The part of an RNA shown here (small-subunit ribosomal RNA, 3' major domain) has 485 nucleotides and comes from a metagenome. The coordinates come from a structure-prediction model, not an experiment, and the mean pLDDT is 82.
Context: one part of a larger RNA
RNA sequence: UGACGGGGGCCCGCACAAGCGGUGGAGCAUGUGGUUUAAUUCGAUGCAACGCGAAGAACCUUACCUGGGCUUGAAAUGCUAUUGUACCCUCUGGAAACAGAGGAUAGUAACUCUUCGGAGUUAUGCGGUAGUACAGGUGAUGCAUGGCUGUCGUCAGCUCGUGUCGUGAGAUGUUGGGUUAAGUCCCGCAACGAGCGCAACCCCUGUGAAUAGUUACCAUCAGGUUAUGCUGGGGACUCUAUUCAGACUGCCGGUGAUAAAUCGGAGGAAGGUGGGGAUGACGUCAAGUCAGUAUGUCCCUUACGUUCAGGGCUACACACGUGCUACAAUGGCUGGUACAAUGGGUCGCAAUAUCGCGAGAUGGAGCUAAUCCUCAAAACCAGUCUCAGUUCGGAUUGGAGUCUGCAACUCGACUCCAUGAAGUCGGAAUCGCUAGUAAUCGUAGGUCAGCACACUACGGUGAAUACGUUCCCGGGCCUUGUACA
Numbered sequence: 001u002g003a004c005g006g007g008g009g010c011c012c013g014c015a016c017a018a019g020c021g022g023u024g025g026a027g028c029a030u031g032u033g034g035u036u037u038a039a040u041u042c043g044a045u046g047c048a049a050c051g052c053g054a055a056g057a058a059c060c061u062u063a064c065c066u067g068g069g070c071u072u073g074a075a076a077u078g079c080u081a082u083u084g085u086a087c088c089c090u091c092u093g094g095a096a097a098c099a100g101a102g103g104a105u106a107g108u109a110a111c112u113c114u115u116c117g118g119a120g121u122u123a124u125g126c127g128g129u130a131g132u133a134c135a136g137g138u139g140a141u142g143c144a145u146g147g148c149u150g151u152c153g154u155c156a157g158c159u160c161g162u163g164u165c166g167u168g169a170g171a172u173g174u175u176g177g178g179u180u181a182a183g184u185c186c187c188g189c190a191a192c193g194a195g196c197g198c199a200a201c202c203c204c205u206g207u208g209a210a211u212a213g214u215u216a217c218c219a220u221c222a223g224g225u226u227a228u229g230c231u232g233g234g235g236a237c238u239c240u241a242u243u244c245a246g247a248c249u250g251c252c253g254g255u256g257a258u259a260a261a262u263c264g265g266a267g268g269a270a271g272g273u274g275g276g277g278a279u280g281a282c283g284u285c286a287a288g289u290c291a292g293u294a295u296g297u298c299c300c301u302u303a304c305g306u307u308c309a310g311g312g313c314u315a316c317a318c319a320c321g322u323g324c325u326a327c328a329a330u331g332g333c334u335g336g337u338a339c340a341a342u343g344g345g346u347c348g349c350a351a352u353a354u355c356g357c358g359a360g361a362u363g364g365a366g367c368u369a370a371u372c373c374u375c376a377a378a379a380c381c382a383g384u385c386u387c388a389g390u391u392c393g394g395a396u397u398g399g400a401g402u403c404u405g406c407a408a409c410u411c412g413a414c415u416c417c418a419u420g421a422a423g424u425c426g427g428a429a430u431c432g433c434u435a436g437u438a439a440u441c442g443u444a445g446g447u448c449a450g451c452a453c454a455c456u457a458c459g460g461u462g463a464a465u466a467c468g469u470u471c472c473c474g475g476g477c478c479u480u481g482u483a484c485a
Base pairs, nucleotide, nucleotide: 001485002484003482004481005480007479008478009477010476011475012474013473015469016468019433020432021431022430023429026325027324028323029322030321031320032319033318034316035315042053043052064311065310066309067308068307069306070305073134077133078132079131080130081129082128083127084126085125088103089102090101091100092099093098107124108123109122110121111120112119113118136300137299139298140297141296145294147289148288149287150285152283157196158195159194160193161192162191163172164171165170176187177186178185202277203276204275205274207245208244209243210242211241212240213239217234218233221232222231223230248271251265252264253263254262255261327426331385332384333383334382335381336380337379343374344373345372348367349366353362354361355360392423397418398417399416400415401414402413403412439461440460441459442458443457444456445455
């Protein structure tokens, strides 16, 4: 000087407390461990691995296993020799890959010859074969590395120059008194300044104005319809998208050291960082990644490379994590009525219509999109059920189907009929959340032929509680002790 203390002081955080809803019990989905297996490819492992890499394993993917093939190789750049002219078709063996045989066929340029059909030579491109440099490796090492990432932590810290003090390691500044979300600001001070962080600058959102009106809008006017901005038209409104304005403790009062600031108030769409996002200091964990890519070294080279078929990654006594659905009446079922936002669409989205109980099929208007398509569910109204393992719950199983796709057996999703399991609110323990939040309800997108209870966005409905900081956990500052470095 740090680190540590079941030392002290001050302060903060959904850290506790106050509340609301979960997990832990059930069934299923999914990931992991374990076990099994020919293989169940590999990685990730306290917080910070476990719906993680994987934004989607039937084949492919695929790295694993079994078996069949290839060996300058599936793809790259050369060199040498030789042979041919690409492409393609047929046959045999085969599960395919591949192997073997046969057929067919047109290079380009220049020159020469020519019976004008073409032939020859050289060069060049391309293909085959042989050979040689090499390729190739999801093989090892993340403790050789780059790059990227997680974490403490969006915590308020981390440092430097000059000066001063100390023999020196170092200290000072950065401590102190206040204050702040903040090393934020003020005051004081052997310090004076500065840098990286904080804040601000950026984006979205909340109010208004100007400008501009098409595919959006429709107040006024006119026309038309069973009905609809449908049409003429309009530029008001909504909206769209560009530029501005607006919030700064600016104003008033109290407190305060006359400061910084803080408390209350006014006006205001918004008030003290308005709300949300992006943004992550010096460093820590030899944290993670050689399987995204790059890369040193080591290793394999008729195989640890490469190709094909089938299988596996989907196994299942069990254990754990994360979710979904429930256990019902604030509900289930039946009928009726209503209201979003984001986003996507030509290898696509698909209306009206017809068929089917349904998944869906037929057909195809319109849309390369503010034009067309996709467009809710909770909610509300009425009826029914009347507390039951039920008209709750839907697992499981049988049968019949639909769709995608060469192909749904291993191993897809969905529909209909039947079946109707556990489950009556969950032990110890444990998680999230402070407002348009939790809870609850659906919608869209990426991946994608097909497959979503996951993920990422979007809107609808919409709470309770916070006395406070004694305690648990994590963190910051000062101080003290030390058998630690």